This is a predicted complex of two RNAs, RNase P RNA and transfer RNA, with 475 nucleotides together. Rfam match: Bacterial RNase P class A. By type it is a ribozyme.
RNA sequence: CCAAACGGCUGGGCGGCCGCUGAUCAUCGGGUGACCGGUGGUUGGAGGAAAGUCCGGGCUCCACGGGAAUACGGUGCCGGCUAACGGCCGGCGGGGGCGACCCCAGGGAAAGUGCCACAGAAAACAAACCGCCGGUACGCAGCGAUGCAGGCCGGCAAGGGUGAAACGGUGCGGUAAGAGCGCACCGCGCCGCUGGCAACAGCGGCGGCAGGGUAAACCCCACCGGGAGCAAGACCGAAUAGGGGCGGCCGGCGGCGUGGCGAAAGCCGCGUGACGCGAGGGCAUUCCCGCCCUGUCGCCCGGGUUGGUCGCGCCAGGCGCGCAGCGAUGCGCGUCGCAGAGGAAUGGUCGCCACGGGCGGGAAACCGCCCGUACAGAACCCGGCUUACAGGCCGUUUGGAGGC
RNA sequence: GGUCCGGUGGCAGAGUGGUGAUGCAGCGGACUGCAAAUCCGCGAAUGCCGGUUCGAUUCCGGCCCGGACCU
Numbered sequence: 001c002c003a004a005a006c007g008g009c010u011g012g013g014c015g016g017c018c019g020c021u022g023a024u025c026a027u028c029g030g031g032u033g034a035c036c037g038g039u040g041g042u043u044g045g046a047g048g049a050a051a052g053u054c055c056g057g058g059c060u061c062c063a064c065g066g067g068a069a070u071a072c073g074g075u076g077c078c079g080g081c082u083a084a085c086g087g088c089c090g091g092c093g094g095g096g097g098c099g100a101c102c103c104c105a106g107g108g109a110a111a112g113u114g115c116c117a118c119a120g121a122a123a124a125c126a127a128a129c130c131g132c133c134g135g136u137a138c139g140c141a142g143c144g145a146u147g148c149a150g151g152c153c154g155g156c157a158a159g160g161g162u163g164a165a166a167c168g169g170u171g172c173g174g175u176a177a178g179a180g181c182g183c184a185c186c187g188c189g190c191c192g193c194u195g196g197c198a199a200c201a202g203c204g205g206c207g208g209c210a211g212g213g214u215a216a217a218c219c220c221c222a223c224c225g226g227g228a229g230c231a232a233g234a235c236c237g238a239a240u241a242g243g244g245g246c247g248g249c250c251g252g253c254g255g256c257g258u259g260g261c262g263a264a265a266g267c268c269g270c271g272u273g274a275c276g277c278g279a280g281g282g283c284a285u286u287c288c289c290g291c292c293c294u295g296u297c298g299c300c301c302g303g304g305u306u307g308g309u310c311g312c313g314c315c316a317g318g319c320g321c322g323c324a325g326c327g328a329u330g331c332g333c334g335u336c337g338c339a340g341a342g343g344a345a346u347g348g349u350c351g352c353c354a355c356g357g358g359c360g361g362g363a364a365a366c367c368g369c370c371c372g373u374a375c376a377g378a379a380c381c382c383g384g385c386u387u388a389c390a391g392g393c394c395g396u397u398u399g400g401a402g403g404c
Numbered sequence: 405g406g407u408c409c410g411g412u413g414g415c416a417g418a419g420u421g422g423u424g425a426u427g428c429a430g431c432g433g434a435c436u437g438c439a440a441a442u443c444c445g446c447g448a449a450u451g452c453c454g455g456u457u458c459g460a461u462u463c464c465g466g467c468c469c470g471g472a473c474c475u
Base pairs, nucleotide, nucleotide: 001400002399003398004397005396006395007394008393009392010391012353013352014351015350016349017348018347020045021044022043023042024041025040026039027038028037029036030035047375051386052385054384055383056382057381058380059229060228061227062226072225073224074223075222076221077091078090079089080088081087092106093104094103095102096101107220108219112218113217114214115213116212129160130159131156132155133154134153135152136151139148140147141146168186169185170184171183172182173181187209188207189206190205191204192203193202194201195200233310234309235308236307243301244300245299246298247297248296249295252277253276254275255272256271257270258269259268260267261266279294280293281292282291283290315337317336318335319334320333321332322331323330324329354373355372356371357370358369359368360367361366405474406473407472408471409470410469411468414428415427416426422458430446431445432444433443434442451467452466453465454464455463
């Protein structure tokens, strides 16, 4: 210098003017009320992802006597961190890369069930298409030695062929041909020893090999999990209507109670407030049917609606330093106070600068003009993950080339 | 803001690991004097990117789009 790997930071800057919104102080108003508003001063006002809502928690309400089991859902090598996690850190094993380094849902297929299309002899207690080998009786050719073709009986799984996958691999021996049939190495399984908390690794011995794949198929094992979500929920509470209680007044008929008259039928009064009818009102209007309500006034009580307020900004908090730890992280000290709306603020404009691009002028340095500067935007909060992102900066490391 | 569901030809709509049905529409042919109806034939699809698997519309994860419910 080129190429690359990993980790981290940043996300335009300064100033003027005009707005929007929160807090607080002063002051003036509005509302029956809970409470709200105007003006002025001071002061705060988007992000690394505020996003997706994919995990985990806080908080709130509901449910619940304790424990266990079952069902359902989730997680899944080992150890650690954490409030917790499917997150993070450090290891182990496997895979990729010359390397720095990267990737892995990475328990169990020797409990059981299912599936493995097409092709292929056979897709899992095995099996044999072509083929190889032995035996046997015949046929054809040939004088013969022998050769060729097929049949039957039996042995084999080395070779061919099919497939994503074919019941260990390579080599030597062995055999009629073959085969873990025997041997060596590799792989695999079991046992022991050593190291490690463990996953696991190393070494030694034994076994001739049994056990194809698939659990992001059912399933088994271990561990975890009550449900809902701030539109959760809490408080204050107007008018109107409706509910309950107390009191006063009014009364068409019947009923009920009671008084008077009468021999009786009955007649005449008084009371009773919702039992029936009538009447009235409501269900948009007219008719019919049906349903609902029941006089009126005053006072009191509680629930809920409109509305208002809280929840709501002090936190598993940020920054700095020190200590422990490989690290995630923990502990200690100091310091700071940092958005809080509710149809939803965080904006607009001007000037200068920065970066990128284009055009023009100039010999050049440079000057002038124009355009652009990402992804995106809080809505109860926090820890993660995932996804989007113009440009810029820093650190560590690897491979290659050159120079000293 | 929160909680759920879905995405398959132009439209509707089946498909639970092994060649993606069917109807309507479209195009071509037959029939007809010409059409309609009918018959025959044809083209055209799994939202996108990864993973598991020999193999994915299907199983798993992440994005994109659409819809429903809660004041």